[in-house]
RNA sequence: GGAGCCGGCCAGACAGUCGCGUCAUCCUUCGGGAUGCCGAGGAAAGUCCGGGCUCCACAGGGCACGGUGCCAGGUAACCCCUGGGCGGCGCGAGCCGACGGAAAGUGCAACAGAAAGAUACCGCCGAUGGCCCGGCGCUCUUCGGAGUGUUGGGAUCAGGCAAGGGUGAAAUGGUGCGGCAAGAGCGCACCGCGAGUCCGGCAACGGACCGGCACGGCAAACCCCACCGGGAGCAAGGCCAAAUAGGGUGACGAUGACGCGGCCCGCGGAGUCACCGGGUAGGCUGCUUGAGCGCAUCGGCGACGGUGCGCCCAGAAGAAUGACUGUCCACGACAGAACCCGGCUUAUCGGCCGGCUCCGCCG
Numbered sequence: 001g002g003a004g005c006c007g008g009c010c011a012g013a014c015a016g017u018c019g020c021g022u023c024a025u026c027c028u029u030c031g032g033g034a035u036g037c038c039g040a041g042g043a044a045a046g047u048c049c050g051g052g053c054u055c056c057a058c059a060g061g062g063c064a065c066g067g068u069g070c071c072a073g074g075u076a077a078c079c080c081c082u083g084g085g086c087g088g089c090g091c092g093a094g095c096c097g098a099c100g101g102a103a104a105g106u107g108c109a110a111c112a113g114a115a116a117g118a119u120a121c122c123g124c125c126g127a128u129g130g131c132c133c134g135g136c137g138c139u140c141u142u143c144g145g146a147g148u149g150u151u152g153g154g155a156u157c158a159g160g161c162a163a164g165g166g167u168g169a170a171a172u173g174g175u176g177c178g179g180c181a182a183g184a185g186c187g188c189a190c191c192g193c194g195a196g197u198c199c200g201g202c203a204a205c206g207g208a209c210c211g212g213c214a215c216g217g218c219a220a221a222c223c224c225c226a227c228c229g230g231g232a233g234c235a236a237g238g239c240c241a242a243a244u245a246g247g248g249u250g251a252c253g254a255u256g257a258c259g260c261g262g263c264c265c266g267c268g269g270a271g272u273c274a275c276c277g278g279g280u281a282g283g284c285u286g287c288u289u290g291a292g293c294g295c296a297u298c299g300g301c302g303a304c305g306g307u308g309c310g311c312c313c314a315g316a317a318g319a320a321u322g323a324c325u326g327u328c329c330a331c332g333a334c335a336g337a338a339c340c341c342g343g344c345u346u347a348u349c350g351g352c353c354g355g356c357u358c359c360g361c362c363g
Stems, first nucleotide, its partner, number of pairs: 001359010012328007020039002023036005041334001045345002048343005053233004065229005070084005085099001086097004100224002105222002107218002121165002123161003128158003131154010173191006192213001193211002196209005237285004247276006258268003292311008329332001
């Protein structure tokens, strides 16, 4: 100087003017006004996981169903995070991983291929036992031959083999040497494998030795094992509470309550009055002080936890957070809270800081 990897942070800046929302204080002619503090995000998003909170349900246990799935730790909890193991990728810093069990059982493997679980199409051999052909020896002979032993050939039958060819995503450990009739872990070396032994580690797992190898793949097939899981959601839920119409209780009432503007007659006449409760409209609440944030310090490799000090940081209900002007620059992306929090995922102009790797050059 170039190319990269990992972690953290920022999200146009400054000034002025005019606005908007909650809250506090003050003023008010009750309409409002003034002053002050604060006023979107790293994702407020998707609603994909986990929890808080609330109501409903619930003795305990089991089955079913669903989820999670290397090991250890962190956490309120997690399909999250940290550290470690194993596998894959990268020269490397690093990155990626549905990564429990295939000696419980059941099942699946299109096409091709002989065979996808006990198989042999081509091929190799034919040691062993037959068969056929020939040589030699012996015995018998009706002199044609027959029997028998041995030796050579044929690949013909039984049989042996799985090395090679061929098929396939995958073919019963691989390569080499020996061995064999031909072959084969049949033997050996190295690699692989293992349910054995010892050692290290909490563990996942690793190392050494041992064992010729038990016999393949798929569990994002059923299944087995371990652990976890009740349902619904702030339109949850709680409080106050009209009008109208139901309901309950009590008193009075055909021996006439009650109504006809106050009273009597008269007429009408089956309800009238009081209290209570549910509940609609509407209002209030839940609502933001919280698994909170910052700094320091201690423990831990770390995720994280403890302690001390300091801070208050949106809470609306047509629902606020905006507009204009000036100056500057690298010319400004994705995007807008609605009960809250921890994650994950997705979107995103550009920039800053720290740590690290590889390559080239110079001293």
Predicted 3D model of a 363-nucleotide RNA (Bacterial RNase P class A) from Pseudoxanthomonas sp. The sequence is in RNAcentral, with records from ENA. Its Rfam family is "Bacterial RNase P class A". The family's RNA type in Rfam is ribozyme. Its mean pLDDT, the model's own confidence on a scale to 100, is 78. It is recorded under the gene name rnpB.